[in-house]
Molecule: small-subunit ribosomal RNA
Organism: uncultured prokaryote
RNA sequence: AGAGUUUGAUCAUGGCUCAGAUUGAACGCUGGCGGCAUGCUUAACACAUGCAAGUCGAACGGUAACAGUGCUAGCUUGCUAGCAGCUGACGAGUGGCGGACGGGGGAGUAACACGUAGGAAUCUACCAUUAAGACUGGGAUAGCCCAGAGAAAUUUGGAUUAAUACCGCAUACGCCCUACGGGGGAAAGGAGGGGAUCUUCGGACAGAGUGGGACCUUAGGGCCACUCGCUUAUUGAUGAGCCUGCGUCGGAUUAGCUAGUUGGUGGGGUAAAGGCCUACCAAGGCGACGAUCCGUAGCUGUUCUGAGAGGAAGAUCAGCCACACUGGGACUGAGACACGGCCCAGACUCCUACGGGAGGCAGCAGUGGGGAAUAUUGGACAAUGGGCGCAAGCCUGAUCCAGCCAUGCCGCGUGUGUGAAGAAGGCCUUCGGGUUGUAAAGCACUUUCAGCGAGGAGGAAAGGGUGAUGAUUAAUACUCAUCAUCUGUUACGUUACUCGCAGAAGAAGGACCGGCUAACUCCGUGCCAGCAGCCGCGGUAAUACGGAGGGUCCAAGCGUUAAUCGGAAUUACUGGGCGUAAAGCGUGCGUAGGCGGUUUGUUAAGUGGAAUGUGAAAGCCCCGGGCUCAACCUGGGAACUGCAUCCCAAACUGGCAAACUAGAGUGCGGAAGAGGAGUGUGGAAUUUCCUGUGUAGCGGUGAAAUGCGUAGAUAUAGGAAGGAACACCAGUGGCGAAGGCGACACUCUGGUCUGACACUGACGCUGAGGUACGAAAGCGUGGGGAGCAAACAGGAUUAGAUACCCUGGUAGUCCACGCCGUAAACGAUGUCAACUAGCCGUUGGGUCCCUUGAGGACUUAGUGGCGCAGCUAACGCAAUAAGUUGACCGCCUGGGGAGUACGGUCGCAAGAUUAAAACUCAAAUGAAUUGACGGGGGCCCGCACAAGCGGUGGAGCAUGUGGUUUAAUUCGAAGCAACGCGAAGAACCUUACCUGGUCUUGACAUCCUCAGAACUUUCCAGAGAUGGAUUGGUGCCUUCGGGAACUGAGUGACAGGUGCUGCAUGGCUGUCGUCAGCUCGUGUCGUGAGAUGUUGGGUUAAGUCCCGUAACGAGCGCAACCCUUGUCCUUAUUUGCCAUCACGUAAGCUGAGAACUUUGAGGAGACUGCCGGUGACAAACCGGAGGAGGGUGGGGACGCCGUCAAGUCAUCAUGGCCCAUACGACCAGGGCUACACACGUGCUACAAUGGGUCGUACAGAGGGUUGCUAAGCCGCGAGGUGGAGCUAAUCCCACAAAACGACUCGUAUUCCGGAUUGGAGUCUGCAACUCGACUCCAUGAAGUCGGAAUCGCUAGUAAUCGUGAAUCAGAAUGUCACGGUGAAUACGUUCCCGGGCCUUGUACACACCGCCCGUCACACCAUGGGAGUGGGUUGCACCAGAAGUAGCUAGUCUAACCUUCGGGAGGGCGGUUACCACGGUGUGAUUCAUGACUGGGGUGAAGUCGUAACAAGGUAACC
Repeated sequence: AGAGUUUGAUCAUGGCUCAGAUUGAACGCUGGCGGCAUGCUUAACACAUGCAAGUCGAACGGUAACAGUGCUAGCUUGCUAGCAGCUGACGAGUGGCGGACGGGGGAGUAACACGUAGGAAUCUACCAUUAAGACUGGGAUAGCCCAGAGAAAUUUGGAUUAAUACCGCAUACGCCCUACGGGGGAAAGGAGGGGAUCUUCGGACAGAGUGGGACCUUAGGGCCACUCGCUUAUUGAUGAGCCUGCGUCGGAUUAGCUAGUUGGUGGGGUAAAGGCCUACCAAGGCGACGAUCCGUAGCUGUUCUGAGAGGAAGAUCAGCCACACUGGGACUGAGACACGGCCCAGACUCCUACGGGAGGCAGCAGUGGGGAAUAUUGGACAAUGGGCGCAAGCCUGAUCCAGCCAUGCCGCGUGUGUGAAGAAGGCCUUCGGGUUGUAAAGCACUUUCAGCGAGGAGGAAAGGGUGAUGAUUAAUACUCAUCAUCUGUUACGUUACUCGCAGAAGAAGGACCGGCUAACUCCGUGCCAGCAGCCGCGGUAAUACGGAGGGUCCAAGCGUUAAUCGGAAUUACUGGGCGUAAAGCGUGCGUAGGCGGUUUGUUAAGUGGAAUGUGAAAGCCCCGGGCUCAACCUGGGAACUGCAUCCCAAACUGGCAAACUAGAGUGCGGAAGAGGAGUGUGGAAUUUCCUGUGUAGCGGUGAAAUGCGUAGAUAUAGGAAGGAACACCAGUGGCGAAGGCGACACUCUGGUCUGACACUGACGCUGAGGUACGAAAGCGUGGGGAGCAAACAGGAUUAGAUACCCUGGUAGUCCACGCCGUAAACGAUGUCAACUAGCCGUUGGGUCCCUUGAGGACUUAGUGGCGCAGCUAACGCAAUAAGUUGACCGCCUGGGGAGUACGGUCGCAAGAUUAAAACUCAAAUGAAUUGACGGGGGCCCGCACAAGCGGUGGAGCAUGUGGUUUAAUUCGAAGCAACGCGAAGAACCUUACCUGGUCUUGACAUCCUCAGAACUUUCCAGAGAUGGAUUGGUGCCUUCGGGAACUGAGUGACAGGUGCUGCAUGGCUGUCGUCAGCUCGUGUCGUGAGAUGUUGGGUUAAGUCCCGUAACGAGCGCAACCCUUGUCCUUAUUUGCCAUCACGUAAGCUGAGAACUUUGAGGAGACUGCCGGUGACAAACCGGAGGAGGGUGGGGACGCCGUCAAGUCAUCAUGGCCCAUACGACCAGGGCUACACACGUGCUACAAUGGGUCGUACAGAGGGUUGCUAAGCCGCGAGGUGGAGCUAAUCCCACAAAACGACUCGUAUUCCGGAUUGGAGUCUGCAACUCGACUCCAUGAAGUCGGAAUCGCUAGUAAUCGUGAAUCAGAAUGUCACGGUGAAUACGUUCCCGGGCCUUGUACACACCGCCCGUCACACCAUGGGAGUGGGUUGCACCAGAAGUAGCUAGUCUAACCUUCGGGAGGGCGGUUACCACGGUGUGAUUCAUGACUGGGGUGAAGUCGUAACAAGGUAACC
């Protein structure tokens, strides 16, 4: 720091996803040790059991238990019992202090709750400081005892008693109140020590009562000293209460809230200010800077993340708050409205004798429950801290430790070195090897950790004893302080740590390996099973599933899931956008707000600087230190970016004051204009009506019809009526804010521009809410209604046609008034201001110049075109910005759901506005690129059409295919480009198929062993394969060892497969298409895909050539080179030829010849070369000459890059899979030849341009020894016989046929046509039954020129005629080749089909056989409405009123004080009033759940109906 994913590819926009860090985590697999931390996030759900707050005997009365001591008794030598508070102590009780701390969890709370900075009207136990005091009396009451009630909890009565419990008096510097005169208010003693001095009685001791004595009286002490307390006040510290500024979540689909409400006065209340409370008065207070309401939430230091700014969180630790089963209440107290206190109400649980009672783990453990999930009913007070105490000490689930858990962080280990035969095994393999891998084994070492054994710190200081010194003191005592010494306290703990012992010994897993993302192969599976974070894998060769081998990354952990931040500049303060991707309000005016020209002075709010205070500690960061290191702990520093106070500065912003004129505005003079409103006027046209003329149609369309018309239309002339709109002018011209505005005149009226001066003096810009205007359609009321025209009707079109087209036609369109408030209201571009090259138009003003013109120059306000810089993703924008800046407003944040639902507001309604969520997808989108496509355009070509000739489609037959049938009818080929195709030839064979019979190393190949030459004769069984028997034969080479070929037997490796996959392949082939195209290098342009070149102007059969040109060149194609044919020449001359010569009856038969023909080898020739014209002085085209041939002469071979997953695994080859006594091999028979039918390709015909009979003539190219076969003879014929000749220019096949010359037939199903069938034969062959061809005789079917449709052909072509060959034993109407005869037509490119180039549109890119929309049907999902139903929360009104507090009190009770002794003061109980919790009633609001039925939405496999959109999408699309 980025990456993947939209596309054929590109750039952009934009979402989704990933890599990182983190966690109180959970789950899966695995698990050696230690250190340090953490550990119910859920049910503030319910809790069994134990513990968590006591302590003080130095406050008190005392003595239940224990111990000691003493005494007594029993009785013994020690026990038992009793007595004695005498001692140590101490249950219960009175009293004091503490239970307001510590510990817990976070329900509530959006608040002065918290944070931060301040403030004044307060309290503060214990503690510290200072001052003063602590006098003198009194009456009770627990306990104990006695007597009761009750199951219990508990409780009643009586008697008696103490205090540091309670009360009074005295005193009062200071304190409080005050009317300034005065008034009021306190206390407590205890303990230890000393023993000089004084002292009474009784008693064993203690208590109580009574009486007496001493003393002034009382007491048992006084007195002295020390210590702990006590009281009143001061000051402080600590803690707490209160007030204020600022900060502190979301929702406006919550906009108004508030009666103690806001303020004042009097009074009350509190520790204290205050509506805190109350009476009266006033009518205020809060709110768009978000009140109120709703939802959610403890706040902070901090934690996580991040570069930071931010975002998220608020576990552990620390500060604050609130809470303690739920709600209410007070009491006590310094402090509480109190977690382990009280009272009441409620729910729940427990006990009960049914009458009543008890309880509160959100303390520590623990249990149930909930949950994905979170520990021991542990040890100790040794340390730290807390409470009480003088202290010892006691208590302390605070705390310190231990236990459990890989929950996290940190550290260590699971060994080290050597070791190649690169072992075995595994895996892969191209079979060679590679890899696991120095890895292992082996050898040599080490011993951390764990194990065993031994040793062994520190955490401990206190405390106590003794001694010394000092303070105090009368004192050497007591007490306190310091020091010394002795003693003595450890839960952890078998501690940490150290040493020794033994032995590699006890210690490695998890995830991943298609890309992102480091890491690859085999097997299995076969869109199945499964994977998946995103993209996506899987349909028979899966690096993506599962397993294995190998590898990668981490490591006692590794992965997954969840969650947060990051990446995400996808909320943009730092740091984004709005023409077309999401996004500028339809347009003005204007409130609040924001922003604001020049100069001077002043101020100091903002701003800058200095200082001070604060910003808790911990944490983060830096520097040190301590645990062996680290985590961790610890010392110091920095930081805490903040807030407050104060001082300084005065540039900028703000405030105040004064001025200015450049912004803005006013006055004066001119100008243009469909600017607006009202009133009136006008002509053209349509329609209707009247009248005339006039006659049969008019109208309408692609074509028609509906319609109108003989009752007189249309047409035409005249007249009249009525409504609406204003031709030409007219213009990217004008005006207006936008919507919008168009005949003419008048009236009223808004704005703009311009000129020169004068004036005002910042008066300005923008503008949330608000308000006004606002096309068309629509709505209301009343008019009007010519034309047009939704709806509607009819006619057409169509498969349908609720449309497009036609004929009609109502709302509406028009006017007045009132609503609506929306449009693709668009420049898809908010308003204002400033700045930034030019050029050319145009509208309205103005200035200057002159040659006064339809002139030129300049300037200003508009309105257009191009274009530089710049900007932009690109397209494009470009002074009218989308450039560079400033001010303000509006809006956007993936697509769909949805501009929808609900709620609110507006509206008569239609509807408008505001505006979600669930759910779903991984895209949706913009611009541009290359293709492809278009019922887009332009140019061009082709037997493409047209013009012609002949066919096919109808018949019969042949042949191929489909279908059907069959045991099998083997397989393949499937639009063109399958179908007389593979097959150049199925009776057996072929043959792959079927039935049956057989073989298993095999019919075929190689290797090994053994035997034998090979081979051959004959017989038997069998359908044959095969099996059995049998005869002859012993060969060739040799270095004598043996070897080669062949045959048989055996064993195993293997053979074999026309079995599958042509969608795993090679090779070969078809096709577009013999179409003219397809590309590359360098350069240039573009962010890029790409473009350019290859486009353009001409031309060509051609990307053929020329010219132009940011291109210059090149390659594969085209053409040419090759073959053949057409003319000539040279050469050669047999088997071919024969002009001249000779021989011969005749025949090139022979001699001779080499002229001609022919043959086959080599040349020549044709190149737009020449002439004329056209063209651009080009390329080229047109015409002509010459020539056998003229413009690639004709024909052939030759097929670019590629397309169709085209065809072929059955020619061959081949990967993988499959079969292995069978899917291999052999044999016999059958089948491939079937036959209701359909199609393709052909043959023969339908006849007279013909059929038949007779005669006559002329080819070319082939084939032939397993062959062609002559003559002759036989047969009607197929053929037979025969055997000459020929290895072929020699012989044979082999007579060419149409043609020509005659004759006949006379338009008929025939003398056409020949199918079919009967009979008889021939030939081939082992064999013609299934199933051959041919011949003869007889038979004589359909068919009389062929519907829709469709094919071939442009010249030696079509048509027509015959001939040959391959295959082949035989078997062509097919195929391939050959020649004979031999036409017609082409105006032309509008149309059909195919193709090429350029251009255009595109939502297509498996590319129009594309894409894609909506209803309906089915399934599922979430959601709206819904008669309602059930909960939660809450407002208002009313009822009710426990406990408690306050007020009142005619009842009742009453120790301390006062008293005149009657009583009073005061108090308790009771009663009552006020407030008030729970509860209840009624009525609203809001929210959640649910609901028959219903609405739309989304998603689903190849459903149904159409075809709306994308191309001019076939009616341009859209709002």